[in-house]
C1' cells in the first nucleotide's frame, strides 16, 4: 500500500433572529405579556422476549392441560439475552455459523422412480452350480464325428459383490476365503458397552470386549425427558366533578325468632298473631312506620369525551479503584439529563465541516445534498431501518529498510 | 399507546408437507335475424416479500411489509 476480520464511538458544529412546550419568578384591565432554566434516539421503531409497577383470581400448587426453552458451566431482578468453554461445519488466516436433548419408549411420514424406503424383508439386470449332456448361434479348435470350446435361452437352487432407481439402499477400505459370494474370517476405521486418566461439567485421551454391530432420515410431525411460566395490562389502577332512564336481564350472597292456618313442584311461598330490633310522634304511657323495593359482579341499554394522580431519582449516568479470562459484581466520588396529553422539541440567515456534479489560469468559483427516524409508565435485551465519518486491535499478500 | 387476526387467479374463497384448485368474471366456437340464457373448449398465479428446517414448503419456524378488528370514563 492492497484485500479482509472483530470491536467501540459520533449522528454535522458555532453565532444571530423568529417561534413552540413543561416548570420557576415578575407584571397584570383574569386573560395575556416579559425574564430564566430545561427540552428526542441509537434505534424513541417492530411489540419479538424478560422484568419492575398496578389490578383481578387463587387453600397449596411439587399433579394434569396448554405454551415456551433445549450442549455444559457461569452472569443477571429476569430472559428465547450476555460471557467463557465443548462438539460439528466453513475459511490459507484473523474469525464466522449452528432451534446443538432423545429416532433400540411408542405412533406416524419418506411423493415420483425403483426389485426393495425400514422389514427379522427383497431380487429387475446380474454372478455361480446342477439338470435337460434339450434348442439356437459362432467369418473358434480339430483326429471332420454335429466331437470339443464359447455365448444365448429354459428349469431348480445358492448369492447379495457389481449395475440400475432415487434426496436417501440395510456399515466402509483392504486381504483372505468361496462354485460364486457375503462380518463368512481377519486388520484398520466407524458403531455399541465397560474400565482408567484429565476436566465442576459438556467432553477429550487411552485401553479392553462385542461380528447375535441387522435396525437409515424427519421431533421448526405427534410425542418422551429435563427446566420455566396464574391472567391482564398505565386506554392498568385511584380520587373528584358533570350528565343520564340511577331502566332491564343473569349469577352469587342475603332476606331476625316463635306459634297458628292455607298452598306446594317438598326447595319454600302467602296470610294472621306474639316477642325482640330500627326509625319516629306526642310524651312517664300509648301509638305510627319499616323489616328487602337490598348488596356485589357481568352483560344490554343510557350519559360524558372534563380535572387531579399514577409520572418520572432510577436494576440511573459518568469517573476512579479492587476482584474476575470475561459477562459482571463490590466500594468511593461527582451529576440530575423531557414529562407533554391530539400531543412541544422547529424555521431562516451567515461562516466552517463532509459528499457529489460542472468550470477554469489547480487553487478556487458555482450549483445540489447531509441519512434512518421521531418520546407517550419505566427498565434490561433481541431484531429491523440508517447518508457519512472517526478510532482501536488483528489476519493474509506485496514492497522497502 | 396496548391486544389480536388476515394476505392463494380480476373478485369471493377452499387447500395445509409431495399435482396449485373451485365458483363468478374473461376469450374463442356452436346455438339465434341479433342479444341474453345454454353447451363445448381455452387462457390467466412471484401462493405478500426475504431467510431457515426438510430430499422436498402455499403449508412448519423466524424476520419484514400491507390490510383489518377490539379497548376509555360515569351512575
Nucleotide at each position: 500500500c492492497c484485500a479482509g476480520a472483530g470491536g467501540u464511538c459520533c449522528a454535522g458544529g458555532u453565532g444571530a433572529c423568529c417561534g413552540c412546550g413543561c416548570g420557576g419568578g415578575g407584571c397584570g384591565u383574569c386573560c395575556g405579556c416579559c425574564c430564566c432554566u430545561c427540552g428526542a434516539g441509537g434505534a424513541a421503531a417492530g411489540u419479538c422476549c424478560g422484568g419492575g409497577c398496578u389490578c383481578c383470581a387463587c387453600g397449596g400448587a411439587u399433579c394434569g392441560a396448554c405454551g415456551g426453552u433445549g450442549g455444559c458451566g457461569g452472569g443477571u431482578a429476569a430472559u428465547c439475552c450476555c460471557c467463557g468453554c465443548c462438539g460439528g461445519g466453513g475459511g490459507c488466516g484473523a474469525c464466522c455459523c449452528c432451534a446443538g436433548g432423545g429416532a433400540c419408549a411408542g405412533u406416524g411420514c419418506c411423493a415420483c422412480a425403483g426389485a426393495a424406503a425400514a422389514g427379522c424383508g427383497c431380487a429387475c439386470c446380474g454372478c455361480c452350480u446342477u439338470c435337460c449332456g434339450g434348442c439356437c448361434c459362432g467369418c473358434g479348435c480339430c483326429u471332420c464325428g454335429u466331437g470339443c470350446c464359447g455365448g444365448g435361452u429354459g428349469a431348480a437352487g445358492g448369492c447379495a459383490a457389481g449395475g440400475u432407481c432415487g434426496a436417501a439402499a440395510c456399515g466402509g477400505u483392504g486381504c483372505g476365503g468361496c462354485a460364486a459370494g457375503a462380518g463368512c474370517g481377519c486388520a484398520c476405521c466407524g458403531c455399541g458397552c465397560g474400565c482408567c486418566c484429565g476436566g465442576c461439567a459438556a467432553c477429550g485421551g487411552g485401553u479392553g470386549c462385542g461380528g447375535u454391530c441387522g435396525c437409515g432420515g424427519c421431533a421448526a410431525a405427534c410425542c418422551c425427558c429435563a427446566c420455566c411460566g396464574g391472567g391482564a395490562g398505565c386506554a392498568a389502577g385511584a380520587c373528584c366533578g358533570a350528565a343520564u332512564a340511577g331502566g332491564c336481564g343473569c349469577a352469587u350472597c342475603g332476606c331476625g325468632c316463635c306459634c297458628c292456618g292455607g298452598c306446594u313442584c317438598c326447595g319454600g311461598c302467602c296470610g294472621g298473631g306474639g316477642c325482640a330490633g330500627g326509625c319516629u310522634g306526642g310524651a312517664u304511657c300509648c301509638g305510627g312506620c319499616c323489616g328487602a323495593u337490598g348488596a356485589u359482579g357481568c352483560g344490554c341499554g343510557g350519559g360524558u369525551u372534563g380535572g387531579u394522580u399514577g409520572c418520572u431519582g432510577g436494576a440511573g449516568g459518568c469517573g476512579c479503584g479492587u476482584g474476575g479470562c470475561g459477562a459482571c459484581a463490590c466500594g468511593c466520588g461527582c451529576c440530575c439529563g423531557a414529562g407533554a396529553g391530539g400531543a412541544a422539541u422547529g424555521g431562516u440567515c451567515a461562516c466552517c465541516c463532509c459528499c457529489c456534479g460542472c468550470c477554469c489560469g489547480c487553487g478556487g468559483g458555482c450549483g445540489g445534498g447531509g441519512a434512518c427516524a421521531g418520546a407517550a409508565c419505566c427498565c434490561g435485551g433481541c431484531u429491523u431501518a440508517c447518508a457519512g465519518g472517526a478510532c482501536c486491535u488483528c489476519u493474509g499478500g506485496c514492497g522497502c529498510a | 399507546g396496548g391486544g389480536c387476526g388476515c394476505u392463494u387467479a380480476g373478485c369471493u374463497c377452499a387447500g395445509c408437507g409431495g399435482g396449485a384448485g373451485a365458483g363468478c368474471a374473461c376469450u374463442g366456437c356452436c346455438u339465434u335475424c341479433a342479444c341474453a340464457c345454454g353447451g363445448c373448449a381455452g387462457g390467466g398465479g412471484u401462493c405478500g416479500c426475504u431467510g431457515g428446517u426438510u430430499c422436498a414448503a402455499u403449508c412448519c419456524c423466524a424476520g419484514c411489509a400491507g390490510c383489518g378488528c377490539c379497548c376509555a370514563c360515569c351512575a